[in-house]
Parts: sequence; structure tokens; C1' cells
RNA sequence: UAUGCCAAGGGCAAACCCGUCGUGAGGCGGGGGCGCAAAGCCACCGGUCCGUAAAACUGCGGAUAGCGGGGCUGCCGCGA
Repeated sequence: UAUGCCAAGGGCAAACCCGUCGUGAGGCGGGGGCGCAAAGCCACCGGUCCGUAAAACUGCGGAUAGCGGGGCUGCCGCGA
């Protein structure tokens, strides 16, 4: 620095259920396990969603990093 066919130790955790916080999208904790080689971190760009003002088709505030791009960091194997 490219890569994830193979191996080992592991890691994370969708739907759904329970509790809890939030007007909401959704967050957090427990169970669960669909998947994931960045499903680690960051709302910078686009998308989607929520709230609100409104009629300008746009503003303001928010959610999503497991929608894509981008930035930062990183374990193991393997190749150069």
C1' cells in the first nucleotide's frame, strides 16, 4: 500500500419482544440474531424520514453513519 478466497481469536447486532426517554423520526438498556471486514467514529455533500413556520416549493430545527459519497482511525490473514 492493494485485497477479504482461506484460517484463528474475537467484535458488532436487523426484524421482533420488554423497559425507559422523546410531540415525532428515533435514542438508550435487556432479550434476540437478519446480516456486517470498518455495521468503529464524524451530519461535510446528496437521499430518506420527523417536527415546525408557511405558500415562498422554500426556510428553520431534528433523526438516520445498518441509504450512498466523503473525512479520520483500526484487528487478523494474504499479496506486493
The RNA shown here (c-di-GMP-I-GGC riboswitch aptamer) has 80 nucleotides and comes from an uncultured Pseudomonadota bacterium.
The sequence was found by an Rfam model in a public genome assembly.
Of the family's consensus pairs, 91% are formed in the model.
Its mean pLDDT, the model's own confidence on a scale to 100, is 86.